[in-house]
Context: one part of a larger RNA
Molecule: large-subunit ribosomal RNA, domain II
Organism: Bambusina borreri
RNA sequence: GCCGGCGACUUAUAGGCAGUGGCCUGGUUAAGGCGAUCAGCCGGAGCCAUAGCGAAAGCGAGUCUUUCUAGGGCGAAUGUCACUGCUUAUGGACCCGAACCCGGGUGAUCUAACCAUGGCCAGGGUGAAGCUUGGGUGAAGCCAAGUGGAGGUCCGAACCGACUGAUGUUGAAAAAUCAGCGGAUGAGCUGUGGUUAGGGGUGAAAUGCCACUCGAACUCGGAGCUAGCUGGUUCUCCCCGAAAUGCGUUGAGGCGCAGCGGUUGACUGGACUGCCUAGGGGUAAAGCACUGUUUCGGUGCGGGCUGCGAAAGCGGUACCAAAUCGAGGCAAACUCUGAAUACUAGGCAUCUCGUAUGAGACAUUGGUCAGCCAGUGAGACGGUGGGGGAUAAGCUUCAUCGUCGAGAGGGAAACAGCCCAGACCACCAGUUAAGGCCCCUAAAUGAUCGCUCAGUGGCAAAGGAGGUGAGAGUGCAAAGACAGCCAGGAGGUUUGCCUAGAAGCAGCCACCCUUGAAAGAGUGCGUAAUAGCUCACUGAUCGAGCGCUCUUGCGCCGAAGAUGAACGGGACUAAGCGGUCUGCCGAAGCUGUGGGAUGUCCGUUAGGGCAUCGGUAGGGGAGCGUUCCGCAAAAGGGAGAAGCAUCAGUGCAAACAGGUGUGGACGAAGCGGAAGUGAGAAUGUCGGC
Numbered sequence: 001g002c003c004g005g006c007g008a009c010u011u012a013u014a015g016g017c018a019g020u021g022g023c024c025u026g027g028u029u030a031a032g033g034c035g036a037u038c039a040g041c042c043g044g045a046g047c048c049a050u051a052g053c054g055a056a057a058g059c060g061a062g063u064c065u066u067u068c069u070a071g072g073g074c075g076a077a078u079g080u081c082a083c084u085g086c087u088u089a090u091g092g093a094c095c096c097g098a099a100c101c102c103g104g105g106u107g108a109u110c111u112a113a114c115c116a117u118g119g120c121c122a123g124g125g126u127g128a129a130g131c132u133u134g135g136g137u138g139a140a141g142c143c144a145a146g147u148g149g150a151g152g153u154c155c156g157a158a159c160c161g162a163c164u165g166a167u168g169u170u171g172a173a174a175a176a177u178c179a180g181c182g183g184a185u186g187a188g189c190u191g192u193g194g195u196u197a198g199g200g201g202u203g204a205a206a207u208g209c210c211a212c213u214c215g216a217a218c219u220c221g222g223a224g225c226u227a228g229c230u231g232g233u234u235c236u237c238c239c240c241g242a243a244a245u246g247c248g249u250u251g252a253g254g255c256g257c258a259g260c261g262g263u264u265g266a267c268u269g270g271a272c273u274g275c276c277u278a279g280g281g282g283u284a285a286a287g288c289a290c291u292g293u294u295u296c297g298g299u300g301c302g303g304g305c306u307g308c309g310a311a312a313g314c315g316g317u318a319c320c321a322a323a324u325c326g327a328g329g330c331a332a333a334c335u336c337u338g339a340a341u342a343c344u345a346g347g348c349a350u351c352u353c354g355u356a357u358g359a360g361a362c363a364u365u366g367g368u369c370a371g372c373c374a375g376u377g378a379g380a381c382g383g384u385g386g387g388g389g390a391u392a393a394g395c396u397u398c399a400u401c402g403u404c405g406a407g408a409g410g411g412a413a414a415c416a417g418c419c420c421a422g423a424c425c426a427c428c429a430g431u432u433a434a435g436g437c438c439c440c441u442a443a444a445u446g447a448u449c450g451c452u453c454a455g456u457g458g459c460a461a462a463g464g465a466g467g468u469g470a471g472a473g474u475g476c477a478a479a480g481a482c483a484g485c486c487a488g489g490a491g492g493u494u495u496g497c498c499u500a501g502a503a504g505c506a507g508c509c510a511c512c513c514u515u516g517a518a519a520g521a522g523u524g525c526g527u528a529a530u531a532g533c534u535c536a537c538u539g540a541u542c543g544a545g546c547g548c549u550c551u552u553g554c555g556c557c558g559a560a561g562a563u564g565a566a567c568g569g570g571a572c573u574a575a576g577c578g579g580u581c582u583g584c585c586g587a588a589g590c591u592g593u594g595g596g597a598u599g600u601c602c603g604u605u606a607g608g609g610c611a612u613c614g615g616u617a618g619g620g621g622a623g624c625g626u627u628c629c630g631c632a633a634a635a636g637g638g639a640g641a642a643g644c645a646u647c648a649g650u651g652c653a654a655a656c657a658g659g660u661g662u663g664g665a666c667g668a669a670g671c672g673g674a675a676g677u678g679a680g681a682a683u684g685u686c687g688g689c
Stems, first nucleotide, its partner, number of pairs: 001689006011091013026048003032042003052059002062074004094232002097229001101222006112196009121186001123155003126151001130147006159183003163180005198214001200210003207216001235623006245258005259376002261373008273349007285337001286335002291331003295327005302320002304317005350361004379404010409420003424595004429591003435585003438570003444582001446581006457572001463557002467554010484541001486539003490514003496508002520535001524533002596613007624678001626675006636666001643662005649656002
């Protein structure tokens, strides 16, 4: 891991509600007693009900409050006893699961420390004190040689340890092996026997060790501790169907109340939708009349600076600036204004009757209230309006709508939350939605008018550009524009100033006059300065459009990332983009045909009409099967029971009945009753493989 067996809402007693039943001449007994201790019979204590109100005295269909004959509050009655179901409470209370806490014991054969008594430490080196001899001294100290053999001394086996690396890591081993390593006469190592015990011991101290267990050992018991936590919780069909919000909470992943669901009952209304009418509002927008804020200009209170003066004071000012005027802005906590929506109320909108007012019907829909039973109280994304954040986030927090949640189907290549659309069942029928119609791949290589050349389409910005289409404006142009080519482009004058020089062209001022078709006191290059080239401007040539600005469609560049990956692919110049048109495809939508279920209505029945039938948590309804019991001394059964295997049937399903084989002795169906009553999951449990 698989297979098989076992495996989880029970039971007792009370309360509430519902259903069923008995009695209602109100109902009923409890303990106990009697009884072949079976059925049953006694037993009325007590309980519920029969009257309420008030704190009470008390009064009483009333009473309390109160000055009140007022007002107000509560009342003016209808059950009870069982059984069954649901639910609540108390018990282990659906099952499994702690870490802990407490009590009694068992442990020092491991290990820590100590006590008693034993044992062990190859070999080699170093050479302390002391002593001896010699020298030396007045005598010593002292020096030398020898002797000597000290030491938590040195090197290094046994022994004890464990610093490094590798191997090992389902190991040979729940800590080892190999190669190196430290101590090795000492605070050494070790045998045997003994002592210390868990709120404790022991500890050269690491919270270390106390039997592979140690921030408090192990074992049994309290004990089924408790677990607002995790996991698991077993047959079928039918009807309805949520929530992830508010308030409170030592509350935040839990609870309580409300909200939203189911079910039962009562009451009530044309519910929804559309249109019309009438309302209140202070949002969006807008505005500046208020509150604030803000730029420029005019006037300039007051101030600064400054002049005169002994002071009072009188002046100046290109500085600041109140207030006011004009122009122009801004605001969630501004408003002289002010929508759309939303919300509230009323009316109208279907059918029949009725002249009409009106009345009735029609909806299997809505609302309110009450009883009982819940679940939910982590929400997610998308659109819209806001706050927070960075007008970031698959971010966060509100409001509102949608979808998912609890929703399958079609589309978006794939894709809970996007688009279309809500699956009772069947069909090798039709028709549509979104989206599509060259091939993969169902359907037009359809029609028509344009655009795009970038594979743009098939990721991206600021910014850049004689890409190209459309529109608008404006200027020039057969008295000849624009571009090209030919020619002119002069004189006063080198204007004046400045300067070493300044001659159109370093710089400053001025920018005139003349001749002319035209020509600047000069557009650029150039020179030391001149010179030279060129432009503006003009003529000629040519012969028809040219220049500039704005708006707009589609494109271009901007464009660098890690395996090759930015149309689903092939491929496409349309099979791309925009407009128009007609077909077709396309879903579990709708329709058709057949069938089923639920609710309701019609109908005496048979039958029919209408609507409905996605669904998690959850509520309600109806059933199937298992074991045992009663009816029951049951049908059946060696001419073959149960069980097992297989074949083909029936039922919406759980399941049921039959044939055949096997098996070898029990055992259906029906009507009832009672439960150890249904297995795929719990790192479930036991067994097998």